[in-house]
Model confidence (mean pLDDT): 84 of 100. This is a predicted structure of a 689-nucleotide part of an RNA (large-subunit ribosomal RNA, domain II) from a soil metagenome. The full RNA is in RNAcentral, with records from MGnify.
Context: one part of a larger RNA
RNA sequence: GCCAACGAGUUGAUGCGUACGGCUUGGCUAAGCCCUAUCGGGUGGAGCCGCAGCGAAAGCGAGUGUGAAUAGCGCGUUCGUCGUACGUAUCAGACCCGAAGCCGGGUGAGCUACCCUUGAGCAGGAUGAACUUCGUAGAAAUACGGAGGGAGGUCCGAACCCAUAGAUUGUUCAACAUCUCGGGAUGACUUGAGGGUUGGAGUGAAAAGCUUAUCGAACUCGGUAAUAGCUGGUUUUCUCCGAAAGAGCUUUCGGGCUUGCGUCGUGCGUUCCCUGUGGGGGUAGAGCACUGGAAGGUUCCGACAGGUCGAAAGACCGCAGAACCUAUCAAACUCCGAAUACCAUAGGUCAGAGCACGGCAGUUAGGCGAUGGGGGCGAAGCUCCAUGCGCCAAAAGGGAAACAGCCCAGACCGUCAUCUAAGGUCCCUAAAUUGAUGCUAAGUGCGAAUAAGGAGGUGGAAUUUCACAGACAGUCAGGAUGUUGGCUUAGAAGCAGCCACCAUUCAAAGAAAGCGUAACAGCUCACUGACUUAGAGAUUCUGCGCCACAAAUGAUCGGGGCUAAGCAUCGUACCGAAGAUACGGAUUGGAUAUGUUUUCGAACAUAUUCAGUGGUAGGAGAACGUUUUAAUUGCGAUGAAGGCAAAGGGGUGACCCAUGCUGGAGCGAUUGGAAGUGAAAAUGUUGGC
Numbered sequence: 001g002c003c004a005a006c007g008a009g010u011u012g013a014u015g016c017g018u019a020c021g022g023c024u025u026g027g028c029u030a031a032g033c034c035c036u037a038u039c040g041g042g043u044g045g046a047g048c049c050g051c052a053g054c055g056a057a058a059g060c061g062a063g064u065g066u067g068a069a070u071a072g073c074g075c076g077u078u079c080g081u082c083g084u085a086c087g088u089a090u091c092a093g094a095c096c097c098g099a100a101g102c103c104g105g106g107u108g109a110g111c112u113a114c115c116c117u118u119g120a121g122c123a124g125g126a127u128g129a130a131c132u133u134c135g136u137a138g139a140a141a142u143a144c145g146g147a148g149g150g151a152g153g154u155c156c157g158a159a160c161c162c163a164u165a166g167a168u169u170g171u172u173c174a175a176c177a178u179c180u181c182g183g184g185a186u187g188a189c190u191u192g193a194g195g196g197u198u199g200g201a202g203u204g205a206a207a208a209g210c211u212u213a214u215c216g217a218a219c220u221c222g223g224u225a226a227u228a229g230c231u232g233g234u235u236u237u238c239u240c241c242g243a244a245a246g247a248g249c250u251u252u253c254g255g256g257c258u259u260g261c262g263u264c265g266u267g268c269g270u271u272c273c274c275u276g277u278g279g280g281g282g283u284a285g286a287g288c289a290c291u292g293g294a295a296g297g298u299u300c301c302g303a304c305a306g307g308u309c310g311a312a313a314g315a316c317c318g319c320a321g322a323a324c325c326u327a328u329c330a331a332a333c334u335c336c337g338a339a340u341a342c343c344a345u346a347g348g349u350c351a352g353a354g355c356a357c358g359g360c361a362g363u364u365a366g367g368c369g370a371u372g373g374g375g376g377c378g379a380a381g382c383u384c385c386a387u388g389c390g391c392c393a394a395a396a397g398g399g400a401a402a403c404a405g406c407c408c409a410g411a412c413c414g415u416c417a418u419c420u421a422a423g424g425u426c427c428c429u430a431a432a433u434u435g436a437u438g439c440u441a442a443g444u445g446c447g448a449a450u451a452a453g454g455a456g457g458u459g460g461a462a463u464u465u466c467a468c469a470g471a472c473a474g475u476c477a478g479g480a481u482g483u484u485g486g487c488u489u490a491g492a493a494g495c496a497g498c499c500a501c502c503a504u505u506c507a508a509a510g511a512a513a514g515c516g517u518a519a520c521a522g523c524u525c526a527c528u529g530a531c532u533u534a535g536a537g538a539u540u541c542u543g544c545g546c547c548a549c550a551a552a553u554g555a556u557c558g559g560g561g562c563u564a565a566g567c568a569u570c571g572u573a574c575c576g577a578a579g580a581u582a583c584g585g586a587u588u589g590g591a592u593a594u595g596u597u598u599u600c601g602a603a604c605a606u607a608u609u610c611a612g613u614g615g616u617a618g619g620a621g622a623a624c625g626u627u628u629u630a631a632u633u634g635c636g637a638u639g640a641a642g643g644c645a646a647a648g649g650g651g652u653g654a655c656c657c658a659u660g661c662u663g664g665a666g667c668g669a670u671u672g673g674a675a676g677u678g679a680a681a682a683u684g685u686u687g688g689c
Stems, first nucleotide, its partner, number of pairs: 001689006011092013026049003032043004053060002063075004095233002098230001102223006113197009122187001124156003127152001131148007160184003165180004199215001201211003236623006246259005260363002262360007271353001273348007285336001286334002291330003295326006302319001304318001306317004366392004370387006397408003412585004417581003423575003426560003432572001434571006445562002453547002457544010474531005480504003485499003510525001513524003586613012624678001626675010642662004648657003
């Protein structure tokens, strides 16, 4: 891991509610006692509920309390009881499994810690203390040397004890080992045997170490089904409805209680909702009339620190304030002021509208999108609010390549029928290589995404200038003179720089717009004529494009590919969903009709018609199957149960029936009762493989 079996809302008591039943001349007995093989029957009226309430009470009583009150107000003015079933609450283990732990009684020192008693062990080598003695020197103290000696938590190093570093191993030789290296090795050494000390206790050269692979409190049994606001699991079917992730309080925030939202029942009967009408408002917007902010200007005022100029007078600038003008800003500004929303009222509409009371819940981690806002950086798939908002949650289907929350659309079942939505129609791929008019040349685009800035890309619109008295471009020609203007300068001649920028001749020609020279020279330009010839220039707005434009494994519009199969505007046709329609069927609720039954409340059946039938938590209803039991009734050796067989029949389904083979002795059906009553999940339990 698989298979099989087992495996979780039970039982009692007491309330409340619903359904059904008995009695209602109110209902019922409890313990006990008697009878009975059992089941049960009888007796038992103590007691309980009800029949009257109000008041603290005395008490009064359909009233009573308060009160001075005959007022007002509060509470009242008949809702029977017992049983059974179901739902639910409370108390109990209370749906099941699960702690770490707490307490009590015991068992442990054959491991290990320390202690006691009695034993045992330590190759070999080195060093050479005290002390003794001899010699030499010395008067001596003493010094030096030789020999003997054999001390030491001395040295090196086996046994023995330990465990520093590395490797191996790491489903191991081993739940701590092996190999190499290493520390101690006469000592606070090591070790055998016997004995002693223990659970809030021991022992500890102290690490909270060790106390039998267990230690910040051992092990074992019991209290014990400890408790678990936590996690996991909780077993058949169909039908109807269908949430919440909000508010308040909470040693409360992953839990609760009340309320909101769901469902079921009873009652009310249009109260809900929509439209019209009438209201109050101070939001969006707007505005500057107030309160404030902020820009420019003009005027006035100020014994206003200051700056510049001036001898001063004073002038100019600046500073502060006020008034006016221009253009503005505001959540905590308003001279104004919507749409919505809210309140009232009239009319309309009829649905799983509304309201009240009662039974039973679940929910209180929400998410994304849209819109209005706070925080943040007008960041976040960010965070916090709001909305009778949408969807997901709890929603499948079609589209968006794929894609909970986007767009379309809400799946009762069937159909190889039809029409559409969003979105699409060259091929993959169902349907237009569709019609008209333009644009784009960048593969821009066919997916998301306007940087700033730049550019004779190209289309459209507009304004304006020049132009057959000849424009713009081109070609040919001229482009002069006073003069090398004056100054400056080595030089300065149109063209380093400063000043001035006149005049003449002209068709026209600057005291010169560039290049150039050391300075001149030289080449162009402005300006003019001729030739040619019909449009030429400038500016603004706008459509589509271009550059700017860089990312990590190989690229891409979903792909192929496309010059439309791209973009813009308009049109026609078609495709396209579980939508709509058509036909058939099932079922829920309402209405009508008929029939049957009736406790006269109604229930059931059939037909017609209208509206429905996605669904998590959850509420309500109806069923299937298993074991057993009572009554009735059946099957079985001519083969029961059980098993095997995809294939038959019935039922919406749980499931039921038939058939063949196997099997070899019991088993069904109907109507009721009672449950050890349904497994795929619980790191479930046991067994098998």